The RNA shown here (transfer RNA) has 71 nucleotides and comes from a Gaiellaceae bacterium. The RNAcentral record of the sequence draws on ENA and MGnify. The organism belongs to Gaiellaceae, within Bacteria.
[in-house]
RNA sequence: AGAUUCGUGGUGCAACGGAAGCACGCCGAGCUCCAACCUCGGAGAUCCGGGUUCGAAUCCUGGCGAGUCUG
Numbered sequence: 001a002g003a004u005u006c007g008u009g010g011u012g013c014a015a016c017g018g019a020a021g022c023a024c025g026c027c028g029a030g031c032u033c034c035a036a037c038c039u040c041g042g043a044g045a046u047c048c049g050g051g052u053u054c055g056a057a058u059c060c061u062g063g064c065g066a067g068u069c070u071g
Base pairs, nucleotide, nucleotide: 001070002069003068004067005066006065007064010024011023012022013021018054026042027041028040029039030038047063048062049061050060051059
């Protein structure tokens, strides 16, 4: 330099173009003599611009970043 895959809560991952969910973690309550386990509840995210569309995490485009391959 080129090709290719990817970027979503704190972490690991989901999500036909119809508006974001799961597990672990965190917080609160219950249970317990106290913890742990368990139960219930809660907070928390689409890398940044622009475009297409009635509607974009998803499609297009320009950046930024990461992985792999080629030179």